Predicted 3D model of a 73-nucleotide RNA (transfer RNA) from a Patescibacteria group bacterium. It was read from a public genome assembly. Rfam family: tRNA. It is annotated as a transfer RNA. The organism belongs to Bacteria candidate phyla, within Bacteria.
RNA sequence: GGGCCUGUAGCUCAGUGGUUAGAGCAGUCGGCUCAUAACCGAUUGGUCGUAGGUUCAAUUCCUACCAGGCCCA
Numbered sequence: 001g002g003g004c005c006u007g008u009a010g011c012u013c014a015g016u017g018g019u020u021a022g023a024g025c026a027g028u029c030g031g032c033u034c035a036u037a038a039c040c041g042a043u044u045g046g047u048c049g050u051a052g053g054u055u056c057a058a059u060u061c062c063u064a065c066c067a068g069g070c071c072c073a
Base pairs, nucleotide, nucleotide: 001072002071003070004069005068006067007066010025011024012023013022018056027043028042029041030040031039049065050064051063052062053061
C1' cells in the first nucleotide's frame, strides 16, 4: 500500500427497512437466611463508532472517515 471482517447498555451478544431498541451477566432496592452465597421479585442503564446520502420511514441499504482484528504485498 491492497483486500476482508467487526463496531448496539459496564461486559458478552441478538435485532437484515415499519412505529417504545432487547436478552443474559453485572449494578441498585427488596424478599428468603442466624449470616453469606445461591434462589425469587422489582428496577437503573443506549448520541446503535463518526459524518453524509437514499427512503414516507434507517440499528438495518449506499459512500467516506475513525478504531480494532485477520490475510496478501